[in-house]
RNA sequence: CUCUUAUCCAGAGCGGUGGAGGGAACGGCCCGACGAAACCGCGGCAACCCUCAUUGAGUAUGGAGCAGGAUGUCAUACUCAGAGAAGGUGCCAAUUCCGGCAGACUUACGUCUGAAGCAAGUCUGGGAGAUGAGAG
Numbered sequence: 001c002u003c004u005u006a007u008c009c010a011g012a013g014c015g016g017u018g019g020a021g022g023g024a025a026c027g028g029c030c031c032g033a034c035g036a037a038a039c040c041g042c043g044g045c046a047a048c049c050c051u052c053a054u055u056g057a058g059u060a061u062g063g064a065g066c067a068g069g070a071u072g073u074c075a076u077a078c079u080c081a082g083a084g085a086a087g088g089u090g091c092c093a094a095u096u097c098c099g100g101c102a103g104a105c106u107u108a109c110g111u112c113u114g115a116a117g118c119a120a121g122u123c124u125g126g127g128a129g130a131u132g133a134g135a136g
Base pairs, nucleotide, nucleotide: 001136002135003134004133005132006131007130008129013042014041015040016039017038021031022030023029026099027098028097043092044091045090048088049087050084051083052082055081056080057079058078059077060076061075062074063073096128101125102124103123104122105121106120107119109117
């Protein structure tokens, strides 16, 4: 860097060095000399990997049983539900800060009427991005 997959409305900051940027990009809106980025120290959050438990539920496969099969039963694997925090990552302003693309619905505008259209909002999906785990 690429691919697969899970998650992203919760949570958690102080000090030192530094000295003007930062929130991925774009548009917005924010943060920042009452000190940005970055680095260091300490602290914390969370529970992806991990550890314990092996009980309940579900799925799959297999065994015994039967003339054969279903249910049931036994074993194994996986998934969901529980607890933990030593280690590997990650994270500690704002929902990934919000938005873009598509669809549905609601309301207003629009119209002689209806529809199209258009604006805002809500919901669903998608895109982009981030992080973990696995693979190349």
Molecule: SAM riboswitch aptamer (S box leader)
Organism: Ardenticatenia bacterium